[in-house]
Predicted 3D model of a 133-nucleotide RNA (c-di-AMP riboswitch aptamer (ydaO/yuaA leader)) from Klenkia marina. Its mean pLDDT, the model's own confidence on a scale to 100, is 75. The source organism's lineage runs through Bacteria, Actinomycetes, Geodermatophilales, Geodermatophilaceae and Klenkia. It was read from a public genome assembly, where an Rfam model found it.
RNA sequence: CCGUGGCACGAGGUGAACCGGGGACCCACCGCAGCACCGGGGUGAAUCCUGGCGCCGGCCGCACCGAGCACGAGGGUGCGACGACGCCGGGUAGGGCCGCUUCCCGCCCGAACCCGUCAGCUAACCCGGUAGG
Numbered sequence: 001c002c003g004u005g006g007c008a009c010g011a012g013g014u015g016a017a018c019c020g021g022g023g024a025c026c027c028a029c030c031g032c033a034g035c036a037c038c039g040g041g042g043u044g045a046a047u048c049c050u051g052g053c054g055c056c057g058g059c060c061g062c063a064c065c066g067a068g069c070a071c072g073a074g075g076g077u078g079c080g081a082c083g084a085c086g087c088c089g090g091g092u093a094g095g096g097c098c099g100c101u102u103c104c105c106g107c108c109c110g111a112a113c114c115c116g117u118c119a120g121c122u123a124a125c126c127c128g129g130u131a132g133g
Base pairs, nucleotide, nucleotide: 001133002132007015008014009013017130018129019128020127021126022125027120039118040115041114042113043112048091049090050089051088052087053086054085056083057082060080061079062078063077064076065075094109095108096107097106
């Protein structure tokens, strides 16, 4: 100097401070309607779009099987579309590249974890944290 990453004291605890989360009024969101599928939120730069494959799902579509004379119910199979998830790719919001400021080019990252069906904002109040280079 970057960062909440520190400070004080009677020193392992407390206090205030800072950072993050939870949490009223007001405000915001929410009124065209319904079914199925799909939980949602937080920390963080780490979001969103898309291709392929796999797997799963349903009050979706088509075809077939199907007691049977026929229609063809319940049910089943296959394919397709859609959606969720997983894997492998391509891009991308965004972030970074040993001091400060600006621009261009280039390079890298674009993860992971937590809460547990619950969360807009939010005074009081409550909870957690105060590393590293």